[in-house]
RNA sequence: GCCGGCGUAGCUCAGCUGGUUAGAGCGUAGGAAUCAUAACCCUAAGGUCGCAGGAUCGUCCCCUGCCGCCGGCA
Numbered sequence: 001g002c003c004g005g006c007g008u009a010g011c012u013c014a015g016c017u018g019g020u021u022a023g024a025g026c027g028u029a030g031g032a033a034u035c036a037u038a039a040c041c042c043u044a045a046g047g048u049c050g051c052a053g054g055a056u057c058g059u060c061c062c063c064u065g066c067c068g069c070c071g072g073c074a
Stems, first nucleotide, its partner, number of pairs: 001073007010026004019057001028044004050066005
């Protein structure tokens, strides 16, 4: 340099054919329970869906560029 994959909550990852509220587990906080702690149970907070532009009535999802990570080829 070329090709491919990935980027969504603090972490690990889902996500649909483009269409009413963006989710799970873990973690965190609070509560309940216990003589007490842990586990289990209940609740909550936490997201510019990597950045920018474009197409569209409408995008996490499509197109383009850029950034970062991983792999392959040279």

This is a predicted structure of a 74-nucleotide RNA (transfer RNA) from Parcubacteria bacterium C7867-007. Its mean pLDDT, the model's own confidence on a scale to 100, is 80.